[in-house]
């Protein structure tokens, strides 16, 4: 320097879940907790996946802005139907966002073996 993680030692990280906080959400942070991890260290760079559309009014700001509002309704648990209402928020795609513990790529690194 390269390859490797079979054996050893010293250590490291921490999924789900719980508690508190942040965010519109995905998710993130802190504490607890360990399913796992030889880069589960860092970079969202490529791909993948995930998230986000209620109604009314307002704004030189048109924005994931502000204020107010709606059903946590009934048959019946479900399908379905009914009722009230301005509205109880359908699906798909894209951007922003999230994820490096999905895959690939880049950078860096401990111990040991060959």
């Nucleotide at each position: 320097a390269c390859u490797c993680g079979u054996a050893a030692a010293a250590g490291g990280c921490a999924a789900a879940c719980c508690u508190g906080g942040c965010a519109a959400a995905a998710g993130c942070c802190a504490g607890g907790g360990a399913c796992g991890c030889a880069a589960a260290g860092c970079c969202g760079c490529g791909g993948g996946u995930c998230c986000u559309c209620g109604c009314u009014u307002c704004c030189u700001c048109c924005g994931a802005g502000a204020a107010g509002c709606c059903a946590u309704g009934g048959a019946c648990g479900a399908c379905u139907c009914c009722c009230c209402g301005a509205a109880g928020g359908a699906c798909c795609c894209c951007a922003a966002g999230a994820u490096c513990g999905c895959c690939g790529g880049g950078c860096u690194g401990c111990c040991g073996a060959g």
Molecule: c-di-GMP-I riboswitch aptamer
Organism: Chromatiales bacterium